[in-house]
Context: one part of a larger RNA
RNA sequence: GGAUGAACGCUAGCUACAGGCUUAACACAUGCAAGUCGAGGGGCAGCAUGAAGUUUGCUUGCAAACUUUGAUGGCGACCGGCGGAUGGGUGAGUAACGCGUAUCCAACCUGCCCCCUUCCCGGGCACAGCCCUUGGAAACGAGGAUUAACUCCCGAUGGUGUCAGUCAGGCGCAUGCCUUUCUGACCAAAUGCUUAAGGAAGGGGAUGGGGAUGCGUCCCAUUAGCUUGUUGGCGGGGUAACGGCCCACCAAGGCGUCGAUGGGUAGGGGUUCUGAGAGGAAGGUCCCCCACACUGGAACUGAGACACGGUCCAGACUCCUACGGGAGGCAGCAGUGAGGAAUAUUGGUCAAUGGAGGCAACUCUGAACCAGCCAAGUAGCGUGAGGGAAGACUGCCCUACGGGUUGUAAACCUCUUUUGUCGGGGAAUAAACCGCAUCACGUGUGAUGCUCUGCAUGUACCCGCAGAAUAAGGACCGGCUAAUUCCGUGCCAGCAGCCGCGGUAAUACGGAAGGUCCGAGCGUUAUCC
Numbered sequence: 001g002g003a004u005g006a007a008c009g010c011u012a013g014c015u016a017c018a019g020g021c022u023u024a025a026c027a028c029a030u031g032c033a034a035g036u037c038g039a040g041g042g043g044c045a046g047c048a049u050g051a052a053g054u055u056u057g058c059u060u061g062c063a064a065a066c067u068u069u070g071a072u073g074g075c076g077a078c079c080g081g082c083g084g085a086u087g088g089g090u091g092a093g094u095a096a097c098g099c100g101u102a103u104c105c106a107a108c109c110u111g112c113c114c115c116c117u118u119c120c121c122g123g124g125c126a127c128a129g130c131c132c133u134u135g136g137a138a139a140c141g142a143g144g145a146u147u148a149a150c151u152c153c154c155g156a157u158g159g160u161g162u163c164a165g166u167c168a169g170g171c172g173c174a175u176g177c178c179u180u181u182c183u184g185a186c187c188a189a190a191u192g193c194u195u196a197a198g199g200a201a202g203g204g205g206a207u208g209g210g211g212a213u214g215c216g217u218c219c220c221a222u223u224a225g226c227u228u229g230u231u232g233g234c235g236g237g238g239u240a241a242c243g244g245c246c247c248a249c250c251a252a253g254g255c256g257u258c259g260a261u262g263g264g265u266a267g268g269g270g271u272u273c274u275g276a277g278a279g280g281a282a283g284g285u286c287c288c289c290c291a292c293a294c295u296g297g298a299a300c301u302g303a304g305a306c307a308c309g310g311u312c313c314a315g316a317c318u319c320c321u322a323c324g325g326g327a328g329g330c331a332g333c334a335g336u337g338a339g340g341a342a343u344a345u346u347g348g349u350c351a352a353u354g355g356a357g358g359c360a361a362c363u364c365u366g367a368a369c370c371a372g373c374c375a376a377g378u379a380g381c382g383u384g385a386g387g388g389a390a391g392a393c394u395g396c397c398c399u400a401c402g403g404g405u406u407g408u409a410a411a412c413c414u415c416u417u418u419u420g421u422c423g424g425g426g427a428a429u430a431a432a433c434c435g436c437a438u439c440a441c442g443u444g445u446g447a448u449g450c451u452c453u454g455c456a457u458g459u460a461c462c463c464g465c466a467g468a469a470u471a472a473g474g475a476c477c478g479g480c481u482a483a484u485u486c487c488g489u490g491c492c493a494g495c496a497g498c499c500g501c502g503g504u505a506a507u508a509c510g511g512a513a514g515g516u517c518c519g520a521g522c523g524u525u526a527u528c529c
Stems, first nucleotide, its partner, number of pairs: 001529004006525005013381005019374002021339001026337003030334003035082003040079002043075002047073003050069009089292003098217008108209002113205008121155004131144005161186005168179004191197001218264003225255003230252004235247003267289004271282004294315005317328004345371001347370003353367001354365004384415004395406001397404002422464004429456001435450007473518005478499003484513005494501002
């Protein structure tokens, strides 16, 4: 000098963009953050509509009240499907195939999506809900009866597929791989006002994942030896798959001064800062990967988890309790306490982008987009511009007492109006979807036209009136280092980054005047280069 997720002191007008718990992975009140589908189903708690009935009022066919009815819209709870494995948070652990890069899988999986081939036949048993009985303070149950489905089960079919045997051909990278003939065994399906859609088997694609390996990846040798599932083999189990991953048996190996083992520290990378570069340092925001979800362990479901807002067990903590027993997990968004030098609103909207479900309408979405707070950063703008010397007066200060300085500064004249106030106008972000109409191809797609949808927002922005009006500070002035005099103090009070100032004329302390630097900031502290 540069830099910072900074803090502190003094000061502070506006706008845009980016940023905002670095400490206690400490504990959390409250609200929200993952639902959706009635075009799968039985149903009907609530709402609305229709119908029927009764009663009342009377205007004699209308209104009101009540009852019944799932008949219709729809729908709480329930069964079922898909999604809750994404998105969002944090960096505790991890020195590791965790990450980065490169290669391989002839050792693997992949829901939804796309393409291709083929198929969707016949039966059956339940369980929720509802109903009845019943336990419990609650959380939550128990028993009985009845019932639906795109729930579940059985059977049929089996071009394919898997496994075993078998005929033949081709290929490679070692184990081998691909294609093919025949035989045997095993495995499917779900419906849908028969419309839209959906289901099953198989092959391929795409996407996403799993695994293996080479190289790279901090400090300590004041850590030198480490290892028994350890190293390898054979056989098995397990897995989507390879593998001591696990197991029985056999052998005695394997790693290490080219740093094993142990200890400490740490998420890794893209990147960021600095530097001419080489290098050094860092890993906050954003993106990719990993790991974690009160602590530890475990599996279930599923295409996918060993699962942040799922389950079970144990532990600590907090809460409820009728003392028998229960409930909870903000490292999601806000917010609270605590810790700390220190870090924000218990805001708005699904309008856009994206996600889940749905044919769709739509619903949900603290993802996201916006707004609020903060000079915490970067950039831009302003606090006026031009003229004006009798170098005015006063004041402060200095003085050799003549004057100098403040100082074109002011006054005064002319001009402008950014910004601010007030008045008026006023967006883009919207393309679509949806709805209506027409047309094309030919029965659900496409095209065209019109229409609908804006949180932020009456915001940004534009125009206009008046008026210099509404807007400057901080540090420093001995040398390094740009900028000096006077007064006070008298090794005192104090200053200080280093050298050093201060003991009676201190350019170094305190004040003043003047000056220098930067400027809505300026200094100090901390850290890195």

A computed fold for a 529-nucleotide part of an RNA from an uncultured bacterium, annotated as small-subunit ribosomal RNA, 5' domain. Its Rfam family is "Bacterial small subunit ribosomal RNA". The family is grouped with related families in Rfam's "SSU clan". Its family is annotated with ribosome and structural constituent of ribosome in the Gene Ontology. RNAcentral holds the full RNA, with entries from ENA and SILVA.